[in-house]
RNA sequence: UGCCUAGUCCCGCGCAACUCGCGGGAGCGGGGGACCCAGCGGUGCCGCGAGGCACCUGGGGCGAAUUGGCCAACCAGCCAUAGGACACUUCCGAGUCCGAGCCCGUCAGCUAACCCCGUCGGCUUUUAACGGA
Numbered sequence: 001u002g003c004c005u006a007g008u009c010c011c012g013c014g015c016a017a018c019u020c021g022c023g024g025g026a027g028c029g030g031g032g033g034a035c036c037c038a039g040c041g042g043u044g045c046c047g048c049g050a051g052g053c054a055c056c057u058g059g060g061g062c063g064a065a066u067u068g069g070c071c072a073a074c075c076a077g078c079c080a081u082a083g084g085a086c087a088c089u090u091c092c093g094a095g096u097c098c099g100a101g102c103c104c105g106u107c108a109g110c111u112a113a114c115c116c117c118g119u120c121g122g123c124u125u126u127u128a129a130c131g132g133a
Stems, first nucleotide, its partner, number of pairs: 002123003008026007027119006037109001041056006058107001059104004067080004083098004090133004
């Protein structure tokens, strides 16, 4: 200099000072939460039925990061894939990459009012950062 990401900016105080700490805002982002609408897990047993009992790593959130196959002797590797990123913006084409990880804790559909939370971290930088419209 620029890139990924919501992850930036302003003010006050502290500090010798700061890109540091603590607060307060704006912006951006996320979660919970009515009517209406949608929905009512699976298996086994009991009961005429309505129902009852037991068991099941159930269920959900952030994120592009989901799914399938091979290999499973240790490896936990390989191939693909939904989807995602790449230098003013959008579309088309090409090329190069990613396709993780984490959290809640038996609980949450949507959801106005309302309530709560986050604002990290990781890269790149000397003529390169493609072409066309």
The RNA shown here (c-di-AMP riboswitch aptamer (ydaO/yuaA leader)) has 133 nucleotides and comes from a soil metagenome. The sequence is in RNAcentral, with records from MGnify. Its Rfam family is "c-di-AMP riboswitch aptamer (ydaO/yuaA leader)". Its family is annotated with regulation of gene expression and cyclic-di-AMP binding in the Gene Ontology.